[in-house]
Molecule: Glycine riboswitch aptamer
Organism: Bryobacterales bacterium
RNA sequence: UAUUGCAUCGGGGGAGAGACCAUCCGGCUCCCGGCUGGCACCGAAGGGGCAAGUGGCGCACCGAUAUCGCCGCGAAACUCUCAGGUAAAAAGACCCCGUGACCGC
Numbered sequence: 001u002a003u004u005g006c007a008u009c010g011g012g013g014g015a016g017a018g019a020c021c022a023u024c025c026g027g028c029u030c031c032c033g034g035c036u037g038g039c040a041c042c043g044a045a046g047g048g049g050c051a052a053g054u055g056g057c058g059c060a061c062c063g064a065u066a067u068c069g070c071c072g073c074g075a076a077a078c079u080c081u082c083a084g085g086u087a088a089a090a091a092g093a094c095c096c097c098g099u100g101a102c103c104g105c
Stems, first nucleotide, its partner, number of pairs: 001104001006100002009098005018039001020038003024034004040086003046082001047080003053073006
């Protein structure tokens, strides 16, 4: 010095999908909240999976870095739906503003 980057904190914006059914518990009592179970859904906390490409090993071969087979590395807003979520509240990838000076220069 520190923007693009990095990190924490503060503020703001922020989608989707049943205010579903049932037992039980609690309460400000026919409403609210919570646990559990059931069916139906969502993908943007978190988590899992892999493409191109790439490294290695093996078979065969005159030779081959090729072909083939196996193992590893390998992204996401893609995909899975474990977790989480499906009125409000809370949460929320990501974006913006501020702050900081750890990385970097």